[in-house]
Context: one part of a larger RNA
Parts: sequence; structure tokens; C1' cells
RNA sequence: CGUAGGAAAUUUGAGAAGAGCUGUCCUUAGUACGAGAGGACCGGGACGGACGAACCUCUGGUGUGUCAGUUGUACUGCCAAGUGCACCGCUGAUUAGCUACGUUCGGACAGGAUAACCGCUGAAAGCAUCUAAGCGGGAAGCCUCCUUCAAGAUAAGAUUUCCAUACACCUAGAGUGUUGAAGGCCCCCAGCUAGACCACUGGGUUGAUAGGCAGGAUGUGGAAGCGAGAACCAAAGACUCGUGAAGCUGACCUGUACUAAUAGG
Repeated sequence: CGUAGGAAAUUUGAGAAGAGCUGUCCUUAGUACGAGAGGACCGGGACGGACGAACCUCUGGUGUGUCAGUUGUACUGCCAAGUGCACCGCUGAUUAGCUACGUUCGGACAGGAUAACCGCUGAAAGCAUCUAAGCGGGAAGCCUCCUUCAAGAUAAGAUUUCCAUACACCUAGAGUGUUGAAGGCCCCCAGCUAGACCACUGGGUUGAUAGGCAGGAUGUGGAAGCGAGAACCAAAGACUCGUGAAGCUGACCUGUACUAAUAGG
């Protein structure tokens, strides 16, 4: 821009893409078959491999503003307690998220038309013949069935709902211009349901959208201070115990207008 008014939702599916794999074992059955050796079709069941999708309950990985321990050095006047730097200094754990080495699921079943091939009836050609007329069977392949996209499918589809006001002009038209309605956008706050940007989704005070704060969860693992003990005669002291499931705690959950979503176009 189009889809002959403007919108918001819900859809049909022309068409397109994806998927399509396979093994072993048990049973039927040591049966049919075969002198024996050997050893099935058909049918039923179990467990896998590779591949693919989704997810994070479990098991692991990561987890650079979580917690703890610790070395060197500098600083906060000193002790104590801390902070900076050293690959996040190093080390041990670890929430959310993201992940595989983890979990769950998938290929199916079925229908139709067929290929090679196997047939029935049957003439031309008194026989024969699956074929000439006619009628069947038959594959991981084809068309459906499964998943996804999809009306720019210009053949532009369908359904439901909402709005459709008031003027001006002349070339008098499915005309032009102005102005509204429904609705949309700008703008702003955000997104771990989205994301390179855009878009999408949620929200904008009639508000829990994000931050903050409070509580909880989770993680770490016993904070500072104070008191007591501490081998040695005393003092001091690393250290130990108590106060005390302590203190701290990013992303998680719930709540709360304190801050920002103002005002407007």
C1' cells in the first nucleotide's frame, strides 16, 4: 500500500515445512518342514540403540553484587573488627536462571489408490490365457491420518461484536477538504511468558508493573560484642565454650503505594 467504510477478537485451510529409522530377547515352538543336522512364516509381548522435542522434580554442571574459611600486602591511629588489590587472590559449599551427563515423551494405529508381483472370471483364437470388457490382493514408497506455519490464497475467504457525528466546496462523483466515533498509536514503568533493534506480553494512581521495605523460603554454617575457660608462677594470648538453628543471605514466594509509571499529544 492492497484486501471498495473504520476497527477488535475468533477462525477455515489452498499451500508449505517437519516427522518417517532400527536391533536384541521371550513366546507361539524345538511346532510346521526335514533322514538328520538344523529350523521357520503368521501372531503376541518385553527391553534397547541412534535421532528429535519439551522440561529442571531427581542426579550432575555452571552460578564474577550469596555464605564461610584462608595467604600476602596496603589502609581505616593501635587491639579487635573490617575494606581495597592479588585470575572472583585462593579454597569449600550454593538460590534463581541456563543446561546434559538428568527426566518425560515421540516415530504409531488406521484408511485409500498403486509398483513389481500373485489371482478370479473371460473372449479375440470352440482349447488355453491375470486382460482385450469386468473384478480382487499387494510395499518402509504415493495420498490422507500426526506436529507446526499459513488469506499478499491479489481467487486477498468466514463468523461475532463495536463505531459510523457535524460541516464546507464544485468538476455533482464510490468526489475533495475539515471535524469526530469505535479503536489504535505516541509517551512512560517493566518482562526469567518476549527480545539484536523493532516487534510481542503485562501495567500506567479506579495501580502491585518494576524498585524499595516487611515477612517467608533457600543457601551458608555458628556473626560482632559480652561473659567464662585455656597447658605454664602471674598477666596477656591463639584457641574453646555460652549467650545462639546465631549472623548474613542475588535472581524465588507473599504482602505493602514509600519511589517511579506525571502531565499530555
A computed fold for a 265-nucleotide part of an RNA from Neomicrococcus aestuarii, annotated as large-subunit ribosomal RNA, domain VI. The organism belongs to Neomicrococcus, within Bacteria. The prediction has a mean pLDDT of 82. The full RNA is in RNAcentral, with records from ENA and SILVA.